[in-house]
Context: one part of a larger RNA
RNA sequence: GAACGCUGGCGGCGUGCCUAACACAUGCAAGUCGAGCGAGAAAUUUUUAACGGAUUCCUUCGGGGAGAAGAUAAGGAUGGAAAGCGGCGGACGGGUGAGUAACGCGUGAGUAACCUGCCUUUAGGAGGGGGACAACAUUCCGAAAGGGAAGCUAAUACCGCAUAAAAUUAUUGUAUCGCAUGGUAUGAUAAUCAAAGAUUUAUCGCCUAAAGAUGGACUCGCGUCCGAUUAGCUAGUUGGUGGGGUAAAAGCCUACCAAGGCGACGAUCGGUAGCCGAACUGAGAGGUUGAUCGGCCACAUUGGGACUGAGACACGGCCCAGACUCCUACGGGAGGCAGCAGUGGGGGAUAUUGCGCAAUGGGGGAAACCCUGACGCAGCAACGCCGCGUGAAGGAAGAAGGCCUUCGGGUUGUAAACUUCUUUAAGUGUGGAAGAUAAUGACGGUACACACAGAAUAAGCCACGGCUAACUACGUGCCAGCAGCCGCGGUAAUACGUAGGUGGCAAGCGUUGUCC
Repeated sequence: GAACGCUGGCGGCGUGCCUAACACAUGCAAGUCGAGCGAGAAAUUUUUAACGGAUUCCUUCGGGGAGAAGAUAAGGAUGGAAAGCGGCGGACGGGUGAGUAACGCGUGAGUAACCUGCCUUUAGGAGGGGGACAACAUUCCGAAAGGGAAGCUAAUACCGCAUAAAAUUAUUGUAUCGCAUGGUAUGAUAAUCAAAGAUUUAUCGCCUAAAGAUGGACUCGCGUCCGAUUAGCUAGUUGGUGGGGUAAAAGCCUACCAAGGCGACGAUCGGUAGCCGAACUGAGAGGUUGAUCGGCCACAUUGGGACUGAGACACGGCCCAGACUCCUACGGGAGGCAGCAGUGGGGGAUAUUGCGCAAUGGGGGAAACCCUGACGCAGCAACGCCGCGUGAAGGAAGAAGGCCUUCGGGUUGUAAACUUCUUUAAGUGUGGAAGAUAAUGACGGUACACACAGAAUAAGCCACGGCUAACUACGUGCCAGCAGCCGCGGUAAUACGUAGGUGGCAAGCGUUGUCC
């Protein structure tokens, strides 16, 4: 964040599975780079060859010659699909709140105990080699998913060598500073470690080091729900030493040693719960909540694990185990909507299997551009807030009808009819944006403007005993029923039902739930 009943004209801006973190058909949601690399299908074009024979020439009419379209094969050129190696990105963005009472969050400090791809600045550098593996072609196994073997090959893929300090490590000197361990600056010696090219010649990349920025990691003070009908809890437990481990401090892990550590200032246990900025309410103090939006955290079918990487123990990556679903040739395989739509189920209850990358932002790319269910929009829903309309003025024979009546009349009621006007919104037609700095507009022929016609298309719901604004008649007869409380109803019911009238609110009204 509502739901239900009756009713329902329009617009703007918002909001919309609170329940089963239940299960999911289908489509889409993360790609991109050929200016890193090899190979290169379709298509187009061209050359050659053997076909093919439209058409045409000669003819002694027997025949002979030239030869377009078309199709085949081989080669070249343009071309660039799909796949592969490689780079960057898939750790962002999007979802959910299951778990968590915790340094998780909030706030304030600390790191002399730390890391940081891309970006910015600065100082240098890029010499010379090597061997592979995919793709590919061959072959084998398999129903498939897929896998094996031997062979060829490229690179900004991989590996040595050289060069090298301001980097790291070890030994050692000086100065200085600090809250302890210690830090900073400057020397000496030794050892170790680097690189990659592309190109349209504009540039873009590569390696090392230092600094910055950004992002993260860890530690601490304080604060952070209920229960004592939970009073004792704890063995890696608390501390030390050696070793290991991490980006880094640390029982983080391990061996040994000591016996500590926490607790009525509530440990432990149990229950409940994501936290905050904020939101609602209130004069405030406070109370309640944590939907939408923003920050942080946690999770991604359940549990566990690591790999890669600057960053993950990784929602649309990998491995193992469990449950479930699907395929199967029964040997074995595939999957994960708490992404956007959508389906079943659950429920009182919550939307479209829409359009577009035009804008903003993100990834890749030198760029063109590609991708983007982020996002921008549209659709549905009175779910909320706000605005507007359903006409205005005049009009008494106080018409008819209804209702009441003491039968005289009263009331509905200026209400209607009627007269004179107006045209918002809706409708029809014409024009038609901003959002877009050159190009590019999904929204959208939308908003808006002008014109036209005609009061024309647009009012309900609840209540009327007191609290509490608003009363009569009939029906009913402790029945049927009403009701928030008091209480109404048993034959004159302002309390039930209907009608007329009246009151309140109004595209809503009433009820229920819940908070103040």

A computed fold for a 516-nucleotide part of an RNA from an uncultured bacterium, annotated as small-subunit ribosomal RNA, 5' domain. Model confidence (mean pLDDT): 85 of 100. The RNAcentral record of the full RNA draws on Greengenes.